[in-house]
This is a predicted structure of a 112-nucleotide RNA (Guanidine-I riboswitch aptamer) from a Paracoccaceae bacterium. Of the family's consensus pairs, 100% are formed in the model. Its mean pLDDT, the model's own confidence on a scale to 100, is 82. It was read from a public genome assembly, where an Rfam model found it.
RNA sequence: AUGCAGGGUGUCUAGGGUUCCGCCUUUGUCCUUCCAAGGGGUCAGGUCCGAGAGAUGCCGCCUGCGUGGCAAACUCCACGCAGGUACACGGCGGGGAAAAAUCCCGGGAGAG
Numbered sequence: 001a002u003g004c005a006g007g008g009u010g011u012c013u014a015g016g017g018u019u020c021c022g023c024c025u026u027u028g029u030c031c032u033u034c035c036a037a038g039g040g041g042u043c044a045g046g047u048c049c050g051a052g053a054g055a056u057g058c059c060g061c062c063u064g065c066g067u068g069g070c071a072a073a074c075u076c077c078a079c080g081c082a083g084g085u086a087c088a089c090g091g092c093g094g095g096g097a098a099a100a101a102u103c104c105c106g107g108g109a110g111a112g
Stems, first nucleotide, its partner, number of pairs: 007059006015049002020046002022043001023040006060085010087107001089110001093105003
C1' cells in the first nucleotide's frame, strides 16, 4: 500500500423528535362543562422512529463428539449434544412520506 472477513433477523432499552392522543395556553360565548380554531416538545407522558461499537432470543456459520444413511472406512448428507461467533475512537455533510435521533450513507472520511 492492497485484498478478504468481521453474518441475518425478532423483542426491548439508551436515545429521538412532534404526525396522532393526552396535557398546558389564547380565543370563540359564556357561570361552568363540552365543542371548535390558533399556539406550545424549553410538556415528566401514550402512539411512532430507534443502536456496527447496548441487552436478549432465534437462525446462519465454525470446531468437537454421537446416531443414521452403506458391507466397511474416508468423504458427503440429515439429526442431536457441547463449545465458539473476538475487537471496535470516529467527524462535517446529506438522506429521513410528521420531525428528529447512537436510524441510513457508515466498522464510511479521518485517527490510533